[in-house]
Molecule: Glycine riboswitch aptamer
Parts: sequence; structure tokens; C1' cells
RNA sequence: CUGAAGAAUUCGAGAGAGAUUUUUAUCAGUUAUUUAUAAAAACGCCGAAGGGGCAAGAGGAGACUCGAAACUCUCAGGCAAAGGAAUCGAAUUUGGACA
Repeated sequence: CUGAAGAAUUCGAGAGAGAUUUUUAUCAGUUAUUUAUAAAAACGCCGAAGGGGCAAGAGGAGACUCGAAACUCUCAGGCAAAGGAAUCGAAUUUGGACA
């Protein structure tokens, strides 16, 4: 000097399932029925933040331990739009394996 893996940032793509019911508070408006936002409760549901479970395999005399996912659980999260979002792509910065 060339420059792999990895990391960070930005941009683009990015699924599913309730604009559910009740109550309360606030805002706006009406003669009245209401509307919006937030909170609490109830019922129904989703799987792609995060988290838990395990197959092969490995260790152990055994009990058992380690052990992946888009599988599974649904604790957390989510169920109009927006936002968020695993993951994928691009750019920039960093990085410094190998030669």
C1' cells in the first nucleotide's frame, strides 16, 4: 500500500393481529345523540424488537449441564394511520484477519 470478518451512523425496503367493550379525566362542540387524547379494567387476537423453551451434537457413571431458528411460549411488546420493527440492500466512518 492492498484489504477480510466485525462495529457504528445515515438512507431505502420491511409482515401479522380489535379504529373491540366499559369506566374515568381532559379538550372541542351540540337542544341532544357525540368527537379527540390519555389512563384503568374486561374479553378477543398477533408473532419479526427484547426475553424464555429445545433438536442434532458435545460433556457426564447417573441426575443433569451446554446447545439454533422465521419452530415454540406470549413475560414484555403489538393489533386504523403515524411511529416502532427482526431482517435485507446501499453509502459513509471505523476496523485490521490474511498475504